[in-house]
RNA sequence: CGGGCUGGCCGGGCGAUCGCGUCGCUCCCUGGGUGACCGGGGCAGCGUCGAGGAAAGUCCGGGCUCCACAGGACAGGGUGGUGGGUAACGCCCACCCGGGGUGACCCGCGGGACAGUGCCACAGAGAACAGACUGCCUCCGCCCGAGCGAUCGGACGGCGGCGAGGGUGAAACGGUGGGGUAAGAGCCCACCAGCGACCAGGGCGACCUGGCCGGCUCGGCAAACCCCACCCGGAGCAAGACCAGACAGCGUGCGACGGAUCCACUCGUGGGUCCACCAGGGCGGUCCGCCCGAGCACGCGGGUAGGUCGCUGGAGGCCAUCGGCAACGGUGGCCCGAGAUGGAUGAUCGCCCCCUGGCGACAGGGACAGAACCCGGCUUACAGGCCAGCCCGUCCG
Numbered sequence: 001c002g003g004g005c006u007g008g009c010c011g012g013g014c015g016a017u018c019g020c021g022u023c024g025c026u027c028c029c030u031g032g033g034u035g036a037c038c039g040g041g042g043c044a045g046c047g048u049c050g051a052g053g054a055a056a057g058u059c060c061g062g063g064c065u066c067c068a069c070a071g072g073a074c075a076g077g078g079u080g081g082u083g084g085g086u087a088a089c090g091c092c093c094a095c096c097c098g099g100g101g102u103g104a105c106c107c108g109c110g111g112g113a114c115a116g117u118g119c120c121a122c123a124g125a126g127a128a129c130a131g132a133c134u135g136c137c138u139c140c141g142c143c144c145g146a147g148c149g150a151u152c153g154g155a156c157g158g159c160g161g162c163g164a165g166g167g168u169g170a171a172a173c174g175g176u177g178g179g180g181u182a183a184g185a186g187c188c189c190a191c192c193a194g195c196g197a198c199c200a201g202g203g204c205g206a207c208c209u210g211g212c213c214g215g216c217u218c219g220g221c222a223a224a225c226c227c228c229a230c231c232c233g234g235a236g237c238a239a240g241a242c243c244a245g246a247c248a249g250c251g252u253g254c255g256a257c258g259g260a261u262c263c264a265c266u267c268g269u270g271g272g273u274c275c276a277c278c279a280g281g282g283c284g285g286u287c288c289g290c291c292c293g294a295g296c297a298c299g300c301g302g303g304u305a306g307g308u309c310g311c312u313g314g315a316g317g318c319c320a321u322c323g324g325c326a327a328c329g330g331u332g333g334c335c336c337g338a339g340a341u342g343g344a345u346g347a348u349c350g351c352c353c354c355c356u357g358g359c360g361a362c363a364g365g366g367a368c369a370g371a372a373c374c375c376g377g378c379u380u381a382c383a384g385g386c387c388a389g390c391c392c393g394u395c396c397g
Stems, first nucleotide, its partner, number of pairs: 001393010012352007020050002023047004027042006052368001056379002059377005064236004076232005081095005096110001097108004111227002116225002118221003133166002135162003139158003143154004174192006193217002195214002198211005240309004249300006258275008280292004316335008353366005
């Protein structure tokens, strides 16, 4: 210098004008109360704070709230190498094993296929304790040829043996060489590969290294059922708590001869004065009684509508230091950063910044996207830019 790998960070800045939401103060209007005071409203003024690295998808885990719950088992769902971190996790860190890359480094849905069941397309004879299409071989029968003959060679048919060669396939029941055989074959042997048992050493462990033995040679799929180990109660801030109406309609009661005061006595009655008598109707000749009834009260309507809280200071952030390879944890100091609900967080202009085009004046462009109870993750989207470490190649010293 060129190419690449990994980790972390930013994701426009300043100013002016106008506008919006929260909160505080002032001002204005207004309700209640004798008052101290307690509220309600505002298109007013000033101040304060006002989106993100993903606020997104709502996939996983927790806090919080309500409901359920003696214990156990089944069902159902999830997780799956080992050790650690954490409130917890399917997340993170470190390591192991397998695979990829020259390398930095990356990828793995990484328990069990000698508990059982099932599946393995197409091709192929045969796809799991397999198989005879082409083949190899002994024997028997018959035919042909050669030979004096013993016998040899060949074709066809038959009873068998074989798993070597060809061929199919992603995969065909270890590989190479030798012995062996009628022909063959781990049938036997040597070496290699795998598997399993044992021993020794290292590691907390997954596992690694070495030795020795056994011809044991055993296919794949569990993101098929299934088996094993571990974990899991349900619903979600429209959770939940508090305050609490109005109208219609419905139900029950009252729907009037009473109340206050004074006097008297035989002590529960009589009399005087004042107030009220504003709704009555039907049945009935009248009284008693019954029914309807405007109106009034209470209840239902409805713990509904509406309002308030929950609501944001928290497993919080930054810095220093200590422990740890790290994730992370301990200690100390500093900081406070939206809380809406017809749902605010925006727009315009100027200067600067970055990219593209242009000699220049200048022109165009600057992403993905927006809180809704909170937090830890994962995943996905993203113009452009910055920083650090490492790897490979080439050149120079």
A computed fold for a 397-nucleotide RNA from Nocardioides sp., annotated as Bacterial RNase P class A. It matches the Rfam family "Bacterial RNase P class A". Its family is annotated with ribonuclease P activity, dimeric ribonuclease P complex and tRNA processing in the Gene Ontology. By type it is a ribozyme. The model forms 94% of the base pairs in the Rfam consensus. A source record names the gene rnpB. Model confidence (mean pLDDT): 77 of 100.